[in-house]
């Protein structure tokens, strides 16, 4: 040059100006305060702010323990608050390669594998080979003989036994190649390999990986089927929760109770543990009232720069930064001049000139995952062809 594969940043910006919103913060002014008016300084929606699919801070059952069922999760070891997350190894699999992409167990027991095919796992003969074999042809021999009898080849419907090597169906059909034996075939025996039991050693923390020995033992896929093992965890959610303030009808009816316990305690059952009412307590329907205001509301498991530590995720320190809090919802509109990139007119090319620019908008915070998208920048490796 050209294809490819990984990781990173960046997003119609950037100056300047006029007018308009939210926040915090200060000054002047009214005002008993709340708060109101004017000025200033300083900030104000993303890489996913989505989708609600993980895990959590946090907040209430609440004084909260175990156990069953139902969920989720699954190779090893680290990281983190925590994951179904990320590092990094180890097995398998795709690619020529950088690379990607899956993960407990199928000999514990059940259950499924369509159609084709003889048969889909304690499976099993369609074609195919042999062996037998009524008959038909032929050869030998004995026979006077075209009778007949004996043998040997070919050929063969039915029918009967062998056999799973060949070949055929199908995503897959009870090890692989080779030899040796059979009537023909077959781990039916041997040599090798391969896988699995069983056993010694050898690295590694481990998954698992390498060497050796014995033993013809040869056991499809599917568990994102059921199901088995291991682990994990209490449920609800900011419409959580909390405080002032108002305002109605401490309205009606009904069942249980009163310590020998009615009734309640944030997925179900269960045991344990708690509250609990003595003229009132708990429940269930039916009617009526409020639905304002303030808090929770942004200093974080937060950013960033450097040092150490480690392959890496990332930890630890020290320095320094403050980067939205809206409430029906604010973060904008308008003009000037200019970057980017892409279309098109011209051109050798340039540079001019005119046009176009995705997906998208914080609602209590954060770490991921995935799913939309435009146009580029920068690094690093793979493969190809040229030059040198």
């Nucleotide at each position: 040059c050209c294809a490819g594969g990984c990781g990173g940043g960046a997003u119609a910006g950037g100056c300047g100006g006029u007018c308009g919103c939210g926040g915090u913060u200060c000054c002047g002014c009214g005002g008993a305060a709340a708060c109101g008016c004017g000025g200033g300084a300083c900030u104000g929606a993303g890489g996913a702010a989505a989708g609600u699919c993980c895990g959590g801070g946090c907040u209430c059952c609440a004084u909260u323990g175990g156990g069953c069922a139902a969920g989720c999760c699954g190779c090893u070891g680290g990281c983190u608050a925590a994951c179904g997350g990320c590092c990094a190894g180890g097995g398998g699999g795709a690619g020529c390669a950088a690379u990607c992409c899956c993960g407990g167990g199928a000999a514990a027991g059940u259950g499924c594998c369509a159609c084709a095919g003889a048969a889909a796992a304690u499976a099993a003969a369609c074609c195919g080979c042999c062996c037998u074999g009524a008959g038909u042809c032929u050869c030998g021999c004995u026979g006077a003989a075209u009778a007949a009898g004996c043998g040997g080849g070919a050929u063969u419907g039915a029918a009967g036994g062998g056999u799973a090597a060949g070949g055929g169906u199908g995503a897959a059909a009870c090890g692989g190649u080779g030899g040796g034996g059979u009537a023909a075939g077959a781990g039916c025996c041997c040599a090798c390999c391969a896988g699995u039991g069983a056993u010694g050693g050898a690295a590694g923390c481990a998954a698992u990986u390498c060497c050796g020995u014995c033993a013809g033992c040869u056991a499809g896929g599917c568990a994102a089927a059921c199901c088995c093992c291991g682990g994990c965890a209490g449920g609800a959610g900011c419409a959580a929760g909390g405080c002032c303030a108002a305002a109605u009808a401490g309205g009606g009816a009904g069942a249980c109770g009163c310590u020998u316990g009615a009734g309640g305690c944030u997925g179900g059952c269960c045991c344990g543990g708690c509250c609990g009412a003595u003229a009132u307590g708990u429940c269930u329907c039916c009617g009526g009232g409020u639905a304002g205001g303030c808090c929770g509301c942004u200093u974080g498991a937060g950013g960033g720069u450097u040092a150490u530590g480690g392959c890496a995720a990332c930890a630890u320190a020290a320095c320094u930064c403050c980067c939205a809090g809206a409430g029906a919802a604010a973060u904008g509109a308008c003009c000037g001049c200019u970057g980017u990139u892409c279309c098109c007119g011209c051109u050798c090319a340039a540079a001019c000139a005119g046009g176009a620019a995705a997906c998208a908008g914080a609602a209590c915070c954060c770490g991921g995952c995935u799913u939309a998208u435009u146009u580029c920048c920068c690094g690093c490796c793979u493969g190809g062809c040229g030059c040198u």
Bacterial RNase P class A from an uncultured delta proteobacterium, 388 nucleotides, folded computationally.
The coordinates come from a structure-prediction model, not an experiment, and the mean pLDDT is 78.
Its Rfam family is "Bacterial RNase P class A". Its family is annotated with ribonuclease P activity, tRNA processing and dimeric ribonuclease P complex in the Gene Ontology. About the family: Ribonuclease P (RNase P) is a ubiquitous endoribonuclease, found in archaea, bacteria and eukarya as well as chloroplasts and mitochondria.
It was read from a public genome assembly, where an Rfam model found it.